[in-house]
């Protein structure tokens, strides 16, 4: 440079075109407790890396471009 895989709440992590983006870990609050901790219970937090594009509708399908992971590497 090329190729392939990913980018979605603080962190993971699902979602393969259709109603309000499934969850888990944390937080926060209440309930339990002498008290914590575990436990049970709510709450709260995302306009899905950026910008167009196809569509009635797009995280989700194109298409450029950061970014991170892995691979490959000729000529001159």
């Nucleotide at each position: 440079g090329c190729c392939u895989c990913g980018g979605u709440g603080g962190c993971c992590a699902a979602g393969u075109g259709g109603u309000u983006a499934c969850g888990g870990c944390g937080a926060u609050u209440g309930c339990c407790u002498c008290g914590u901790a575990a436990g049970c219970a709510a709450u709260a937090g995302a306009u899905c890396g950026c910008g167009g594009g196809u569509u009635c509708g797009a995280g989700u399908c194109c298409c450029g471009c950061c970014c991170g992971a892995g691979g490959c590497u000729c000529c001159a």
Transfer RNA from a Candidatus Thorarchaeaceae archaeon, 76 nucleotides, folded computationally.
NCBI's taxonomy places the organism under Archaea, Promethearchaeati, Candidatus Thorarchaeota, Candidatus Thorarchaeles (nom. nud.), Candidatus Thorarchaeaceae (nom. nud.).
The sequence is in RNAcentral, with records from ENA.
Its Rfam family is "tRNA".
RNAcentral records the identical sequence in 2 taxa.